RNA sequence: CGCUGCGACGGCCAUGGAGCUGGCCGGACAACCGCCUCUUUCCGCGGAGGCUAAUGGCUCCUGAUUCGGC
Repeated sequence: CGCUGCGACGGCCAUGGAGCUGGCCGGACAACCGCCUCUUUCCGCGGAGGCUAAUGGCUCCUGAUUCGGC
């Protein structure tokens, strides 16, 4: 450089973006949608109040908050 064969999808993982990676669900009526207290109730749903976290995990960026220095 040429030839042949095989592979190539989407969505989701409690607050933003990206890379890598893990898991889950699948043509969406699925996967997914945090925790605590009180109230209600057989339970759950519902109602009220409070708390942690920008990650499923690692890293970076951005935003927010706190402390210190110039």

Fluoride riboswitch aptamer (crcB RNA motif) from a Bacillota bacterium, 70 nucleotides, folded computationally. The source organism's lineage runs through Bacteria, Bacillati and Bacillota.